[in-house]
């Protein structure tokens, strides 16, 4: 280098959830770590909580909830001609 494999966005459908998102199933935009690790930073969400409104509404904050296919770090790892 070749091969021979692995993962799967985006959408659909099932299901879980307050949400975000997660799971299974189809599908493949991609990915050499798109294995693993959320207690580094960004992001998303705001059930609950607090505040405020003022009368059961609406606003704000807040992660104890998420994403690792948003950037870094940490661990392990296949196959390998000239």
């Nucleotide at each position: 280098a070749a091969a021979g494999g692995g993962c799967a966005a985006a959408c659909c459908c099932a299901u879980c959830g307050a949400a975000a998102g997660g799971u299974g199933g189809g599908g493949a935009c991609g990915c050499a770590a798109a294995g693993c690790c959320a207690a580094g930073g960004g992001c998303c969400u705001a059930a609950g909580u607090g505040a405020a409104u003022a009368u059961u509404u609406u606003u704000c904050a807040u992660a104890u909830g998420g994403c690792u296919g948003c950037c870094g770090g940490g661990u392990u790892a296949c196959c390998a001609a000239a």

About this RNA:
This is a predicted structure of an 82-nucleotide RNA (c-di-GMP-I riboswitch aptamer) from a soil metagenome. The model forms 95% of the base pairs in the Rfam consensus. The RNAcentral record of the sequence draws on MGnify. The coordinates come from a structure-prediction model, not an experiment, and the mean pLDDT is 85.